[in-house]
RNA sequence: GCGCCUGUAGCUCAAUGGAUAGAGCAUCUGGCUUCGGACCAGAGGGUUGGAGGUUCGAGUCCUCUCAGGCGCG
Repeated sequence: GCGCCUGUAGCUCAAUGGAUAGAGCAUCUGGCUUCGGACCAGAGGGUUGGAGGUUCGAGUCCUCUCAGGCGCG
């Protein structure tokens, strides 16, 4: 330099172009407990890496770009 893959909550990951982007763990609150853990109930937490485009509608499709990984040279 060229090609491919990945990027979504603090972490690990889902989500057929169509309902308010969800789950587990973690965090916080309450219950339970002598206290803690475990368990039960609930809550908060997201510019879907960034920018632009297509579309009635984009996490998803297209272009550019950034970061990481793999391969080729």
Overview: Transfer RNA from an Elusimicrobiota bacterium, 73 nucleotides, folded computationally. Rfam family: tRNA. Rfam's curators write: Transfer RNA (tRNA) molecules are approximately 80 nucleotides in length. Its mean pLDDT, the model's own confidence on a scale to 100, is 81.